[in-house]
RNA sequence: ACUUGAUAAAGGCAAACUUAUCGAAAGGUAAGGACGCAAAGCCUCGGGCCUAACAUCCAGCAAGCGGAUUAUGGCGGCCGGGUUGCCAUU
Numbered sequence: 001a002c003u004u005g006a007u008a009a010a011g012g013c014a015a016a017c018u019u020a021u022c023g024a025a026a027g028g029u030a031a032g033g034a035c036g037c038a039a040a041g042c043c044u045c046g047g048g049c050c051u052a053a054c055a056u057c058c059a060g061c062a063a064g065c066g067g068a069u070u071a072u073g074g075c076g077g078c079c080g081g082g083u084u085g086c087c088a089u090u
Base pairs, nucleotide, nucleotide: 004088005087012037013036017032018031019030020029021028022027035077041083042082043081045080046079047078048075049074050073055069056068057067058066
């Protein structure tokens, strides 16, 4: 430096769910909790997915309510990409 990822070791992360809190929602954060993870570290570039407050349109109209489209909001533990790295192995 490269390959690989073991019922190993040193450590790490933490799904669902619960509580609190923020948010229109999706979802985030904190604590608890472990289904899993060899990058389930970081970025959020491409695709994908979720949501639809605002806006526009439709219907209606006193107003509210309703429907459609839309990301500027999110996920990234859906796939790919970029980047850094522990232990062991070759």
A computed fold for a 90-nucleotide RNA, annotated as c-di-GMP-I riboswitch aptamer. Model confidence (mean pLDDT): 82 of 100. It was read from a public genome assembly, where an Rfam model found it. Rfam family: c-di-GMP-I riboswitch aptamer. Rfam describes the family as follows. GEMM was predicted in a large-scale screen for bacterial structured RNA regulatory elements. Gene Ontology term of the family: cyclic-di-GMP binding.